[in-house]
RNA sequence: GGGCGGGUAGCUCAGUUGGAAGAGCAAUUGGUUUACACCCAAUAGGUCAUAGGUUCGAGCCCUGUUCCGCCCA
Repeated sequence: GGGCGGGUAGCUCAGUUGGAAGAGCAAUUGGUUUACACCCAAUAGGUCAUAGGUUCGAGCCCUGUUCCGCCCA
């Protein structure tokens, strides 16, 4: 330099034909316990890397940029 894959909650990851955000773990609060842990319930937590475009509507489609991984040279 070229090709391919990826970036979504604090972490690891889903997300169906484009109809507008989810899980597990972690956190907080309450219950339980002498207490802690375990367990149960609830709550909070999001610039869907970024800038544009298409569309009535974009995490999803198109283009540029950026970061990470793999392959080729």